[in-house]
RNA sequence: GGGGCUAUCGUCUAGGGGUUAGGACACCGCCCUUUCACGGCGGCAACACGGGUUCAAAUCCCGUUAGCCCUACCA
Numbered sequence: 001g002g003g004g005c006u007a008u009c010g011u012c013u014a015g016g017g018g019u020u021a022g023g024a025c026a027c028c029g030c031c032c033u034u035u036c037a038c039g040g041c042g043g044c045a046a047c048a049c050g051g052g053u054u055c056a057a058a059u060c061c062c063g064u065u066a067g068c069c070c071u072a073c074c075a
Base pairs, nucleotide, nucleotide: 001071002070003069004068005067006066007065010025011024012023013022018055027043028042029041030040031039048064049063050062051061052060
């Protein structure tokens, strides 16, 4: 060079064309407690980037970027 896999809240992840992108942990607030912890309730926060297909894209297609793996002349 060539081939394959992956990319979603701060972290780990669910989702495989259609309701407001959900959950756990973390963080913040309130309750509880003499206080802390535990526990309960609520809040915050995300689709790597650019195009295409579609009435509709995190999801399908192409390219780019980044990470990981395989390959060793296979184009």
Background
Predicted 3D model of a 75-nucleotide RNA (transfer RNA) from a Holophagales bacterium. Lineage of the source: Bacteria > Pseudomonadati > Acidobacteriota > Holophagae > Holophagales. Its mean pLDDT, the model's own confidence on a scale to 100, is 80. RNAcentral holds the sequence, with entries from ENA. It matches the Rfam family "tRNA". The family's RNA type in Rfam is transfer RNA. From the family's description: Transfer RNA (tRNA) molecules are approximately 80 nucleotides in length.